[in-house]
RNA sequence: GGAGUAGAUCAGGCGGUCGCUGGCCUCACUCUAUGCGGGGCUGGAGGAAAGUCCGAACACCACAGGGCAGGGUGCUCCAUAACGUGGAGUCGCGGUGACGCGAAGGCAAGUGCAACAGAAAGCAUACCGCCAUGCCGCUGUCGGCAAGGUAAGGGUGAAACGGUGCGGUAAGAGCGCACCAGUUCUCCGGGUGACCGGGGAAGCUAGGUAAACCCCACCCGGUGCAAGACCAAAUAGGGGAGCGUUUGAGGGCUGCCCGUCCGAGCUUCCGGGUAGGUCGCUUGAGGUGCCGGGCAAUCGGCAUCCCAGAUGAAUGAUCGCUGCCUCCGACCCGGGUAACCGGCCGGAGGAACAGAAUUCGGCUUAUGAGCUGCUCCGGCC
Repeated sequence: GGAGUAGAUCAGGCGGUCGCUGGCCUCACUCUAUGCGGGGCUGGAGGAAAGUCCGAACACCACAGGGCAGGGUGCUCCAUAACGUGGAGUCGCGGUGACGCGAAGGCAAGUGCAACAGAAAGCAUACCGCCAUGCCGCUGUCGGCAAGGUAAGGGUGAAACGGUGCGGUAAGAGCGCACCAGUUCUCCGGGUGACCGGGGAAGCUAGGUAAACCCCACCCGGUGCAAGACCAAAUAGGGGAGCGUUUGAGGGCUGCCCGUCCGAGCUUCCGGGUAGGUCGCUUGAGGUGCCGGGCAAUCGGCAUCCCAGAUGAAUGAUCGCUGCCUCCGACCCGGGUAACCGGCCGGAGGAACAGAAUUCGGCUUAUGAGCUGCUCCGGCC
C1' cells in the first nucleotide's frame, strides 16, 4: 500500500425568531372551578420508534387434580423474570488466515420412502467378466454349449454392504493375518459438562432419509391497553309510584287571568346500555458515574438523575455562526529529485434510514459516517 475480517461508537454543535404539545407557577374574568384567556419557567422520538417474529410484565376470561390430543424446543455449561435470546465452549463443515456457518437428540426402537439409470436400492443381487467340472468342435496356454462357483476387475447411479497389502484359492471372498478407518463393549487419565487423549476385546462393518410418520427429554390455557376500571347526557326502550282519560291531567294561542282549540297521556324515581369524559399512562427487570465478582453474557454495592405521554393524534418552520465530507481555484508554509501529499485561505455542493401510541428483554430488516483490534498478500528498511 492492497484485500479481508471482527468489534464498539456517533446520528453534527451553539444561539435567535415564530409556532405545536405535556407539566408547574402566576395574573385577570366569571355561572367561582380540575373552567376560559394572558404571561413566565421547563420537558418533548429512535438506533432502529419499523416488521409484529419470539419471550415476559400487566389486565380480563377460563381453570380441583391427573391423563390424552395438539403445538413448540432439541450438542454442553452458564446468564436471565422469561425466551426459539445472549455468553463461553465442544463437535462437524467452509476459508491460506483473521474468522464464519450449523433444525447439531434418536434410523445397531418400529413403520415408511428413494425419480432416472442399473443385474441388484435392503433380511441384497449377478449384465459383462473370472474360474474349475462335463460334453462337442478340434488337436493351441483355442472356441461353443450345459449346469455351477465367485464378486477381485469393468459398467450404472447421489448412494452398491469397509480400504491397502500379503497369504490363500480352480477363480475368488474378513476366508486368515498386518496396518488403517468406523461401530459396539470395556479400562485408565483430563474436563462441572458436551467431549478429548490413550489402552484392550469382538471380524462386528450395521447404507441414506426424522425441515417422513414416529420415539425420547423438556416447555406450553385463551385474548390483548380497542386489555380493563370508574363517571355518565340527549333520544328510544324497561320497571316502580303519583295524577288523569268528558268530574279533562297536559299542551298551543305572549308572562298571568278569562276565553277558545287540540287532547290521552303527564310528572317523578330506579336500573342497564350508547355518545362523551376520567383513570389505566408512564418510576421502570429505569438511565448515568464509580467500585467490586466473573474470560464473557451478566450480577452485586454506593452515589446521583427523573428523561414524551399525544388521541382529527404535538415533537415543526426559518435565520446566523461553526464542526465534518466531496469538488474546484490560487498565494504562502512543511515534506519530496519530481509526480505528488499535508496544512492554511476562498467558492460551490452534500449529510442517510426513518417517526413514539401500555411497557420492557431479544431477534430480523432498512441505513450514513468515521474509529479501533486482528488476518493474508506485496514493497522498502
RNAcentral holds the sequence, with entries from ENA.
A computed fold for a 381-nucleotide RNA from Desulfosarcina sp., annotated as Bacterial RNase P class A.
Lineage of the source: Bacteria > Thermodesulfobacteriota > Desulfobacteria > Desulfobacterales > Desulfosarcina.
Its Rfam family is "Bacterial RNase P class A". Rfam's curators write: Ribonuclease P (RNase P) is a ubiquitous endoribonuclease, found in archaea, bacteria and eukarya as well as chloroplasts and mitochondria. The family's RNA type in Rfam is ribozyme.
The model forms 94% of the base pairs in the Rfam consensus.
It is recorded under the gene name rnpB.